[in-house]
Context: one part of a larger RNA
Molecule: small-subunit ribosomal RNA, 3' major domain
Organism: uncultured Alphaproteobacteria bacterium
RNA sequence: UGACGGGGGCCCGCACAAGCGGUGGAGCAUGUGGUUUAAUUCGAAGCAACGCGCAGAACCUUACCAUCCCUUGACAUCCCCAACGCGGGCCUGAGAGAUCGGGUCCUUCAGUUCGGCUGGUUGGGUGACAGGUGCUGCAUGGCUGUCGUCAGCUCGUGUCGUGAGAUGUUGGGUUAAGUCCCGCAACGAGCGCAACCCACGCCCUUAGUUGCCAUCAGGUCAAGCUGGGCACUCUAAGGGAACUGCCGGUGAUAAGCCGGGGGAAGGUGUGGAUGACGUCAAGUCCUCAUGGCCCUUACGGGAUGGGCUACACACGUGCUACAAUGGUGGUGACAAUGGGUUAAUCCCCAAAAGCCAUCUCAGUUCGGAUUGGUGCCUGCAACUCGGCGCCAUGAAGUUGGAAUCGCUAGUAAUCGCGUAACAGCAUGACGCGGUGAAUACGUUCCCGGGCCUUGUACA
Repeated sequence: UGACGGGGGCCCGCACAAGCGGUGGAGCAUGUGGUUUAAUUCGAAGCAACGCGCAGAACCUUACCAUCCCUUGACAUCCCCAACGCGGGCCUGAGAGAUCGGGUCCUUCAGUUCGGCUGGUUGGGUGACAGGUGCUGCAUGGCUGUCGUCAGCUCGUGUCGUGAGAUGUUGGGUUAAGUCCCGCAACGAGCGCAACCCACGCCCUUAGUUGCCAUCAGGUCAAGCUGGGCACUCUAAGGGAACUGCCGGUGAUAAGCCGGGGGAAGGUGUGGAUGACGUCAAGUCCUCAUGGCCCUUACGGGAUGGGCUACACACGUGCUACAAUGGUGGUGACAAUGGGUUAAUCCCCAAAAGCCAUCUCAGUUCGGAUUGGUGCCUGCAACUCGGCGCCAUGAAGUUGGAAUCGCUAGUAAUCGCGUAACAGCAUGACGCGGUGAAUACGUUCCCGGGCCUUGUACA
C1' cells in the first nucleotide's frame, strides 16, 4: 500500500421487511448429470454451466458409430503427357449408394506471328502440396460473460517522507453520481458520471394519397361508396417545450433539500443504446483468424444405414393442471408489432372481457397423460424419429416438506397476436398490444456493493 475481520461509523441495491404471483409435490416438454450403447459427436460447470452454442438432429445438417469405397485427393497454385471446344438432355446394365460401365441425341471455341503457339476443358502421371470440427483458450488475436451502469480508476507539476509511498481523491455539507458547494500543500488534467444519440409522452409548422370525413351535395340493405374538402385523426420531416426558470420555507449568504404555482410532462419525465482502470491464467483453437505439436492410402475425402431422440434414476428451466373468481355450449365486440418481391391501396389478422343457458363440489361436464383405430399435410423418404385433425380410452393430480425465485406501475399477474430460422416441426427465443393490481413502517437482521477508520503473526 492492499486484502481480510463472527471490528467500528456513514450510505446504497426487490438485499431484507411489507405485498402479489410462482418453483420445490403431479403429468408432460426441454437441457444437464449418471447409466447404457457399435455410437449415444463436441463444448459450457457456483453466482456468471444446465429451453446454453442449437434463429429449429427423419436424409442433409453431422463433427459420432458400423459397413462399402477414393488416395495430388471434394477445394487452391505450379510442372509433364494425351485428347478435345466447352456444356447439356434422354435411354440403359451392375450396386445399398458412392461408384463403375454401355448406347443415343442436341449444341459446338476465341486470339493467332498459322507454331497445339497462347487462353480454356477433361483424362492420365509425378512431386511440391492440399486437407484435418485432430491437441493446446495455460502460446495467442478477435469477440463475449462477470463484478456493475457499481462510482470509481489514474496522471502531470508541486509539496512531505531515507524509502515503499503519501498528498491531490481526506474533512464539513449535498447528490443517483469523485454530482456540486465550502474548506484544505496543493494546483490542474485524463478515463469514467452527466449531457450530446434513439423511442414514447404535449404543441406548432410543412405536406394530404393509398390515410381521414367536421361542413356542403349525391347515394345505399349497409358502407368515405361518389363529388368535394384537408378541419380533425393519422402518417413523416422539421421545430418548440423542462432550466430548480418562478414563489415561499430551510440551509452557511453556498451547493442543495422541502412545499407551492403554472404546465402534457417536475426536479435524471419514462424506456433504450452506451459498460472506466481492472478481476476471474473466466468462456470460446467447433464462427473466424493464428504460433507450436500431431495425422498424411489417413486423425484427410465420398457413400448407405444407424446414432445425436437410448432410460432404473438425480437436478435445472418451462408448459398444463388440480377447478365454481371455474368448465362447457351459444352469443359477442375492440388492438399493436410484423410479414407477404411492389402496395397507409389487396391479403394474414386476436383472445381474455361482456351477455344468456347449463353443470352444483364429485376424481366430477375438473384434468388431460397414456393407448387403440382412422384420416390429412410436408417431404425422395415420417420404422427407428415429424406435425395436425376425428372417434374411442380416460392416468397422476384435491395447492405441494425442508428450502427457494421474480417483481416497485402501465410493473406483477393474466390474455391472445406477430416475427426470425424453417420443406415440415415451438410449451423455446425475440417482439407486440388487450385487461390490469397489492405493498414499501423501516434499515435491527440475511446477501452484494461504495467511502472513512481500526486490528493483523496474511501478500